Context: one part of a larger RNA
RNA sequence: UUGGGCGUAAAGCGUCCGUAGGCGGUUUAUCAAGUCUGUCGUUAAAGACUGCAGCUUAACUGUGGGCAAGCGGUGGAAACUGAAGAACUGGAGUGCGGUAGGGGUAGAGGGAAUUCCCAGUGUAGCGGUGAAAUGCGUAGAUAUUGGGAAGAACACCAGUGGCGAAGGCGCUCUACUGGGCCGUAACUGACGCUGAGGGACGAAAGCUAGGGGAGCGAAAGGGAUUAGAUACCCCUGUAGUCCUAGCUGUAAACGAUGGAUACUAGGUGUUGGAUGUAUCGACCCAUUCAGUACCGAAGCCAACGCGAUAAGUAUCCCGCCUGGGGAGUACGCACGCAAGUGUGAAACUC
Numbered sequence: 001u002u003g004g005g006c007g008u009a010a011a012g013c014g015u016c017c018g019u020a021g022g023c024g025g026u027u028u029a030u031c032a033a034g035u036c037u038g039u040c041g042u043u044a045a046a047g048a049c050u051g052c053a054g055c056u057u058a059a060c061u062g063u064g065g066g067c068a069a070g071c072g073g074u075g076g077a078a079a080c081u082g083a084a085g086a087a088c089u090g091g092a093g094u095g096c097g098g099u100a101g102g103g104g105u106a107g108a109g110g111g112a113a114u115u116c117c118c119a120g121u122g123u124a125g126c127g128g129u130g131a132a133a134u135g136c137g138u139a140g141a142u143a144u145u146g147g148g149a150a151g152a153a154c155a156c157c158a159g160u161g162g163c164g165a166a167g168g169c170g171c172u173c174u175a176c177u178g179g180g181c182c183g184u185a186a187c188u189g190a191c192g193c194u195g196a197g198g199g200a201c202g203a204a205a206g207c208u209a210g211g212g213g214a215g216c217g218a219a220a221g222g223g224a225u226u227a228g229a230u231a232c233c234c235c236u237g238u239a240g241u242c243c244u245a246g247c248u249g250u251a252a253a254c255g256a257u258g259g260a261u262a263c264u265a266g267g268u269g270u271u272g273g274a275u276g277u278a279u280c281g282a283c284c285c286a287u288u289c290a291g292u293a294c295c296g297a298a299g300c301c302a303a304c305g306c307g308a309u310a311a312g313u314a315u316c317c318c319g320c321c322u323g324g325g326g327a328g329u330a331c332g333c334a335c336g337c338a339a340g341u342g343u344g345a346a347a348c349u350c
Stems, first nucleotide, its partner, number of pairs: 004321003007304002012318001014201004021194003025088004030083002033081002035077009049065006091191001092188003095184005103177007110154001114150008125136002162169002206247006215241002220236004258317006266295011299306002323350003332343004
């Protein structure tokens, strides 16, 4: 390379947008690049294949014949691919009418709880644990009542329920704004799919600058436990957690399952629509579209399991894998303030 694979054995980029490229719906006529076919030339000789012949045979040698395939010229075919032309509506998009939603950004408001401060009542304990102690408290704590301040998070509703490409999103209201779904069939007329490079977004922790700091809490201090205890438990507690503007670019970024399209039994729940039946009306019921779960036929799978949301049957495009360790290391390069990230070996060894 051919080939085989990627849920769990090695292997799906964290996610999306998109350049080149690859691939691409239906009809019609044209061309003939690919494709198929006829013919000519060439592909030296030797060798290989084959008929005959010569050395007593064979090896060896001589002589005759021929295919395949390639390249070039020339003639033809037109189904498929392609090219350029004309058209279509089923893919895709636009319009119109509805609709659900913690989708995003900004602003405003709210209550419960916690801590702190002030004041009242009140007196000796509180707190904490397996048990204790450190700690707090007669300078009046804990408890309780009233008032005030601050920061963070939003109980119930809440649901294998919703929305988002993923990360993620949950108090209420307002403004701006993205996408989806359903119905309709007015418009465009293949405008599509994927996507090397490239770009954007991207939890937490971390970094820079300026704010903020209630609770929690790496580090650190103390008390216990223990043979020891640089821990688990307890009392404190700094960074951080929060906001604004930047950086970082990684996660078991998981469905450990790339995206798109088509096809292939059913059953049960649930969310958002539409149509019909029914009704005074809403439910209920039936059909259907789009999601989201569970169970299962065929099929697949090493098994577990998957099973119209496929890991089934096929097509297209991308990414990735090739024994364990060494190692996601070294070196180089790029990015970064740094931490580090991306790319990514070999010797050696089993």